Predicted 3D model of an 82-nucleotide RNA (transfer RNA) from a Patescibacteria group bacterium. Lineage of the source: Bacteria > Bacteria candidate phyla. The sequence was found in a public genome assembly. The prediction has a mean pLDDT of 82. Its Rfam family is "tRNA". By type it is a transfer RNA. Rfam links the family to the GO term triplet codon-amino acid adaptor activity.

[in-house]
RNA sequence: GGGCGAGUGGCGGAACUGGUAUACGCGCACGACUCAAAAUCGUGUCCUGUAAGGGAUGAGGGUUCGAGUCCCUCCUCGCCCA
Repeated sequence: GGGCGAGUGGCGGAACUGGUAUACGCGCACGACUCAAAAUCGUGUCCUGUAAGGGAUGAGGGUUCGAGUCCCUCCUCGCCCA
């Protein structure tokens, strides 16, 4: 230099003919249980906002009524070729 793949909450990981983003698990917070703890169980857990609402899928742009998903350019990581 060329080719292919990947990037989503604190972490793993779903969402697939383009149509409710963060289901599920872990972690964390509070509570119950306990003399106390562990285990277990319950509730909550993206950001902003009093609310209504708005924003958020590596960054920016495009297509579309509508984009995590399709197209373009970059960034980062992995594999292969030279």